[in-house]
RNA sequence: UGAUAGAGGCGCGGACGCCAUGCGUACCGCGAAACAAAGGCCAGGCAGCCGGUUUCGCGGGAGAGGGGCGGCCGCCGAAGGAAAACGGGCCUGCCUGGGCCCCUAUCCUGGGCCGUGGGAGAACAUCCCCCGGACUGUCACAGUUGUGGAGCGCUAUCAG
Numbered sequence: 001u002g003a004u005a006g007a008g009g010c011g012c013g014g015a016c017g018c019c020a021u022g023c024g025u026a027c028c029g030c031g032a033a034a035c036a037a038a039g040g041c042c043a044g045g046c047a048g049c050c051g052g053u054u055u056c057g058c059g060g061g062a063g064a065g066g067g068g069c070g071g072c073c074g075c076c077g078a079a080g081g082a083a084a085a086c087g088g089g090c091c092u093g094c095c096u097g098g099g100c101c102c103c104u105a106u107c108c109u110g111g112g113c114c115g116u117g118g119g120a121g122a123a124c125a126u127c128c129c130c131c132g133g134a135c136u137g138u139c140a141c142a143g144u145u146g147u148g149g150a151g152c153g154c155u156a157u158c159a160g
Stems, first nucleotide, its partner, number of pairs: 001159006009076001011075004016070004027060009039050003042097006079109004087102005110136002113133003117129004138149005
């Protein structure tokens, strides 16, 4: 230097099955009242399409994301986060603009836990981010035990 194999522990992630939540919510049908040349399809223009808005009552009535449990699978930069340019996709067709998603260079984080703040979320669940705290694994330096670094690290074996 290269290859192989390992370790950290409430360790990381994935799909599947069941359950609860979401929620008697969105939405649909019927009825009544009031309003409206108005309403809607992200904004404007040109078109096209739908056929309106609000409140109340009756009847019907979800799904997604997220969560819990179960065993299974892949693993130890496991994984998480941010993120251009080009490219791809969505928001009715075209133009202009805007928004969202995917991919990627690149950058950050050893790990789980607790906490203030912030973000997402229906949610006090859960997840993510900055910061702080102790704990823990690893190596280095000093040696009562402390200080510091980062996984492009550390340990073992083999080859050169």
The RNA shown here (Lysine riboswitch aptamer) has 160 nucleotides and comes from a mouse gut metagenome. Its Rfam family is "Lysine riboswitch aptamer". Its family is annotated with lysine biosynthetic process in the Gene Ontology. Model confidence (mean pLDDT): 81 of 100.